[in-house]
c-di-GMP-I riboswitch aptamer from a Candidatus Dadabacteria bacterium, 84 nucleotides, folded computationally. Of the family's consensus pairs, 95% are formed in the model. It was read from a public genome assembly, where an Rfam model found it. It matches the Rfam family "c-di-GMP-I riboswitch aptamer". Rfam links the family to the GO term cyclic-di-GMP binding. Its mean pLDDT, the model's own confidence on a scale to 100, is 82.

RNA sequence: ACCGAUAAGUGGCAUACUGUAUGAAAGUACAGGACGCAAAACCGACGGUCUAAGGGCAUAGCCUAAGGCGGCAGGGUUACCGAA
Repeated sequence: ACCGAUAAGUGGCAUACUGUAUGAAAGUACAGGACGCAAAACCGACGGUCUAAGGGCAUAGCCUAAGGCGGCAGGGUUACCGAA
């Protein structure tokens, strides 16, 4: 000098819940708030899963995504510090 990945440190994000707005709903955004997260940063084509306005079947139900979930998993991209 390079690689490396823990400890440590500086920090980061923000579950549930509450309020407002929006949506048919699932949910989303903002504010408060922290359960947790070393990628809980980004990516919705694929897997999984949620909802069913509309549509279909049919009998008071069932099915259906071009609507969601990245804090469901895999995968891709990017990123801070860094002893031993």